[in-house]
This is a predicted structure of a 1390-nucleotide RNA (small-subunit ribosomal RNA) from an uncultured prokaryote. The sequence is in RNAcentral, with records from ENA.
RNA sequence: ACGAACGCUGGCGGCGUGCCUCAUACAUGCAAGUCGAGCGCGAAACUUCCUUCGGGAAGGAGUAAAGUGGCGCACGGGUGAGUAACGCGUGGAUAAUCUGCCUUUUGGUUUGGGACAACUCCGGGAAACUGGAGCUAAUACCGAAUAAGACCACGAGAUCUUCGGGUCAUGUGGGAAAAGAUGGCCUCUCCUUGGAAGCUAUCGCCAGAAGAUGAGUCCGCGUACCAUUAGCUAGUUGGUGAGGUAAAAGCUCACCAAGGCUACGAUGGUUAGCUGGUCUGAGAGGAUGAUCAGCCACACUGGAACUGAGACACGGUCCAGACUCCUACGGGAGGCAGCAGUCGGGAAUAUUGGUCAAUGGGGGCAACCCUGAACCAGCAACUCCGCGUGAGGGAUGAAGGCCUUCGGGUCGUAAACCUCUGUCAGGAGGGAAGAACGGCGGCUUGGUUAAUACCCGGGCCGCGUGACGGUACCUCCAAAGGAAGCACCGGCUAACUCCGUGCCAGCAGCCGCGGUAAUACGGAGGGCGCAAGCGUUGUUCGGAAUUACUGGGCGUAAAGCGCGUGUAGGCGGCUUGGCAAGUCGGAUGUGAAAGCCCCGGGCUCAACCCGGGAACGGCAUCCGAAACUGCCUCGCUAGAGUCCCGGAGAGGAAGGCAGAAUUCCCAGUGUAGGGGUGAAAUCCGUAGAUAUUGGGAGGAAUACCAGUGGCGAAGGCGGCCUUCUGGACGGUGACUGACGCUCAGACGCGAAAGCGUGGGGAGCAAACAGGAUUAGAUACCCUGGUAGUCCACGCCGUAAACGUUGUGCACUAGGUGUCGGGGGUAUUCACUCCUCCGGUGCCGCCGCUAACGCAUUAAGUGCACCGCCUGAAGAGUACGGCCGCAAGGCUAAAACUCAAAGGAAUUGACGGGGGCCCGCACAAGCGGUGGAGCAUGUUGUUUAAUUCGAUGCAUCGCGAAGAACCUUACCUGGGCUUGACAUCUGGGGAAUCCCUUCGAAAGAAGGGAGUGCCUUCGGGAGCCUCGAGACAGGUGCUGCAUGGCUGUCGUCAGCUCGUGUCGUGAGAUGUUGGGUUAAGUCCCGUAACGAGCGAAACCCUUGUCCUUAGUUGCCAGCGCGUAAUGGCGGGGACUCUAGGGAGACUGCCGGUGUUAAACCGGAGGAAGGUGGGGAUGACGUCAAGUCCUCAUGGCCUUUAUGCCCAGGGCUGCACACGUGCUACAAUGGCCGGUACAAAGGGUCGCCAACCCGCGAGGGGGAGCUAAUCCCAAAAAACCGUCCGUAGUCCGGAUUGCAGUCUGCAACUCGACUGCAUGAAGUCGGAAUCGCUAGUAAUCGCGGAUCAGAACGCCGCGGUGAAUACGUUCCCGGGCCUUGUACACACCGCC
Repeated sequence: ACGAACGCUGGCGGCGUGCCUCAUACAUGCAAGUCGAGCGCGAAACUUCCUUCGGGAAGGAGUAAAGUGGCGCACGGGUGAGUAACGCGUGGAUAAUCUGCCUUUUGGUUUGGGACAACUCCGGGAAACUGGAGCUAAUACCGAAUAAGACCACGAGAUCUUCGGGUCAUGUGGGAAAAGAUGGCCUCUCCUUGGAAGCUAUCGCCAGAAGAUGAGUCCGCGUACCAUUAGCUAGUUGGUGAGGUAAAAGCUCACCAAGGCUACGAUGGUUAGCUGGUCUGAGAGGAUGAUCAGCCACACUGGAACUGAGACACGGUCCAGACUCCUACGGGAGGCAGCAGUCGGGAAUAUUGGUCAAUGGGGGCAACCCUGAACCAGCAACUCCGCGUGAGGGAUGAAGGCCUUCGGGUCGUAAACCUCUGUCAGGAGGGAAGAACGGCGGCUUGGUUAAUACCCGGGCCGCGUGACGGUACCUCCAAAGGAAGCACCGGCUAACUCCGUGCCAGCAGCCGCGGUAAUACGGAGGGCGCAAGCGUUGUUCGGAAUUACUGGGCGUAAAGCGCGUGUAGGCGGCUUGGCAAGUCGGAUGUGAAAGCCCCGGGCUCAACCCGGGAACGGCAUCCGAAACUGCCUCGCUAGAGUCCCGGAGAGGAAGGCAGAAUUCCCAGUGUAGGGGUGAAAUCCGUAGAUAUUGGGAGGAAUACCAGUGGCGAAGGCGGCCUUCUGGACGGUGACUGACGCUCAGACGCGAAAGCGUGGGGAGCAAACAGGAUUAGAUACCCUGGUAGUCCACGCCGUAAACGUUGUGCACUAGGUGUCGGGGGUAUUCACUCCUCCGGUGCCGCCGCUAACGCAUUAAGUGCACCGCCUGAAGAGUACGGCCGCAAGGCUAAAACUCAAAGGAAUUGACGGGGGCCCGCACAAGCGGUGGAGCAUGUUGUUUAAUUCGAUGCAUCGCGAAGAACCUUACCUGGGCUUGACAUCUGGGGAAUCCCUUCGAAAGAAGGGAGUGCCUUCGGGAGCCUCGAGACAGGUGCUGCAUGGCUGUCGUCAGCUCGUGUCGUGAGAUGUUGGGUUAAGUCCCGUAACGAGCGAAACCCUUGUCCUUAGUUGCCAGCGCGUAAUGGCGGGGACUCUAGGGAGACUGCCGGUGUUAAACCGGAGGAAGGUGGGGAUGACGUCAAGUCCUCAUGGCCUUUAUGCCCAGGGCUGCACACGUGCUACAAUGGCCGGUACAAAGGGUCGCCAACCCGCGAGGGGGAGCUAAUCCCAAAAAACCGUCCGUAGUCCGGAUUGCAGUCUGCAACUCGACUGCAUGAAGUCGGAAUCGCUAGUAAUCGCGGAUCAGAACGCCGCGGUGAAUACGUUCCCGGGCCUUGUACACACCGCC
């Protein structure tokens, strides 16, 4: 944008438009007739009159009807089937033609004749229709006359010419015309009221001439797709003659010739009416051909002619066919792609309307008749345009809805309410324009005529005509009253919230939404957009520079033919003159109208319509110009080529020769292996291999030289010699004179493999066999081995045939190698240096490129020509064709599917990639775990319940620093419902305490004691109780809605920013590099310069010293006292305590290192290179953990998922795992004796002395709120005794009995004690953990929790090792680099 359709909705008007599908089939009505002024004939109903009642006459009426004749029916209207064509468009030609009606003009219209319809009669037939006989008219038909001119034949002249002929005038000869009708008149003739002949007017008729209009034919140019259609053609192409037409022509025919068309696309196939225009677009284009207009074609399908001026005829004829209908079965009738209408088809397209009033058409002298052309009306929001659905005021911002952070916000001045207006619709009244004619009557005038008749023309007056329609329009009345929807609201794209749903239901144009907080689904509120419409679907153009003419590309994204030779074609150097095809200028004609555009005008505006202009890019003709292109022509040498000289080369073909090596054969020497591999085996070898020596055979390939060296168009070419042969290069002069470049087809060459025929065959080696490897191994490895590899001839014609870069020419900074040739300087020569040409490499500027990169060997700048590309996949496939012996090659689609496929680069991550470097990561060590018993946690299972969470590292002695009740969240049972707890509120009561009954308790009922505090005297505060409702409560769910906290990578050395710079950008740089460090630690370098978070330091603790202070700590010296003890007086020296300071910084020395940072060694020092330990954890990762610490959104629950209580459970046990304890013993166990800590805790507490008990413990009560008292004994160690390798004097599980303590209560289910019992276990498989020094190992002590209940946890000290060569490997990590098809990132992708 639309001739639209569908969904929801719908007030009015105007202008338009309306079967795009079945050119399917059609009921019914209408759509072409008219003329009595061409002609003959000629009713009826009805009325009146007459009647002998049988009928007749007049009117109706010369009407209707039919016939004859004329004109029309070839226009108007419909449709788009066919047609790729002179069909259409445009411009020409007709000297090759016709033209009814119309206009102008010339000349005529004389005279005869015979019929046929109608009609009448007789027949046939169901009908349609038709046969025979008879009558009759004409503007019907026929004959004769006349012929200016026309036509034909022959002759001759002028003129023009395309040389075919045309035009004009002319001589002779020939054949060919006609129709009358109507009105008027009597001047002339005849009968004479008046007529006839006649005259006259009008309309006709005949023959010409011209015009206008219309039509026919021919030609140039333009006009869809397929080459997977490449050859087509026999009336075919031409000629001669004849026929035919209005007219040229193979238009038709006979004969003759053999032509004609085609790559500038013939022939064939598919599709299609063409155009003005329409839609879109900046344009160029693309798409389209409804309405309106021009042309064509068609009229049920196919064919044919007749009539006619015109038809091969939509509403004519004939034939054939299909279909439908009628029938008496013998025969007939029909053609809506005219207007309405029907069935059908379809997503879909209207009334069986009115009028000829206007415009136009046919007939007629005219009146008039006909006209589904036309004008109107009806239906349809189908398009476009206009209008309305109200306007102003109005805040308690009403009610209500929605949201809410509960404060409010929003719908919203919106409504109500007040004031006002009156379009549209409604009612009433008025009321156009469109109408001009024609005709008739009157008047007047002109023409004709003998005429004032008639007739014709003009003017004036009068009469008369409207379907639409009582419509447009105007006035009045009443009344805000009757008139708003649709889509959308994740991004693109304007517009956001709530609820419901829970990967369901659904949405979706693309991306994509939905798995419990969905702005994306559905609803609601709100909003945004458009508006009598709004959305959806379909189609076209645009955006799309995404077919690129304007205006694209081909190194890697799709795209350069494998390479050459070369035809057609395209393009082409300097110069003279000419021509004028292209080109440029001017003029003329045409380019229909409408439309588009501009100006103006008419409907109130607009849409719409009218007038004028411009434009119509084009075509044709004429005149002119001559620069450029072209053509012809005079010349030239710079392009191209030829000759001469010279050297280089794996260029090609053929023939010959050579040596090394492999293998095989023969012989010798010689003996047990050889060969092969990661390791082996198959295999060869005592029948003598391998090794070695000599001899021989045969085939293939040519080490070193050898080089990003050379040659060739490419494929490709490598020993030496000979012959033949192609090309390139350097140098010098001469010659030809544009001879050039490119190249569709075509032709040739063309690696390897493969095919055919015949040879050859040493080595190698597809297939094949065996041995290994492996889960398997139709592979990689090994031993064999056939085609083949080689030669000759012939095919094949492909490749990552690659520089993934077509060929040619020109131009555009350089540097540096190398190959071939030349020149110059210098020199005795050589070398060297400079330079020119040709080839071949590397680096690099401008420029180009998406980037990578290319860069005088271009992927730069231009020119010429060719080839090729247009999303991925299907697919280089199918079908067809061509080629091939085959294998196969060349050419080359579509359906279906997808929202990508792809390039280059970036940041990460990853790699059984590389480099560098760390870490108890390995290694080196020490001790464990895994085996046993027990403890503890977990899985699993069981259960009424075994509450819940944690689950690789980073869950599992974890939350839990402590489950008998409580805890406790779980289960069973008994109870409560404003609740155990909070706030508000009403009533009562002080609070509180004691007792009794029932009950397992919670609780219920009852009795008693008790009357407090403050006060402004009203009351108030706190507490208890009863009641109502707002609400409480939830360890219910979601850690994937969250905060906070925590784990982990990881105390790893990293993570970033500002500015600058580089890059189109992502991003890079900095942060990389060289050193160094524990460290992105520091130094140096550096398009970077700085900075931040981390590291380090600052902090705590420990190690040395100093100082200050000196109790509860300490005690050297002095004193007192004691058996002894800091017990006392004193003292501050020491230890110690706890405040402050000092000290360590690579500061010093030497060496190494870059004069650096730093490292190594040393001195000094209590301590040395971070002194040891701790606290401290960057940006981030794991949707890591936790809703059961706490907080919190949402959801759920509310006589229960809340609350109270009793009992039970969390402790259940075939198993499995983690973490520990104790052991298995002699470095030990038992017994006895004797030493030395640190750090803690203690008044609901620690508890001394003393007494009792074998012991746990009991009694007891001093001291201590603790440097004072207590817990408190440290233990290993050390000294001594016994044990003697034994399931033990090891080990202590388990069990029995007896106790102790805590506690309301130790049954389920505590710890401890004594006696008795005395299990497994003799050092632990695969595997696995910790630790680098005061560490591991080992020994005990304390604390938190706690009534009681640690083998766990958190701390403390005692004793106190071994080892580290080193970084290949395992694990984790850091930096740089590389590859990537990964990016929820290798647990990836595929």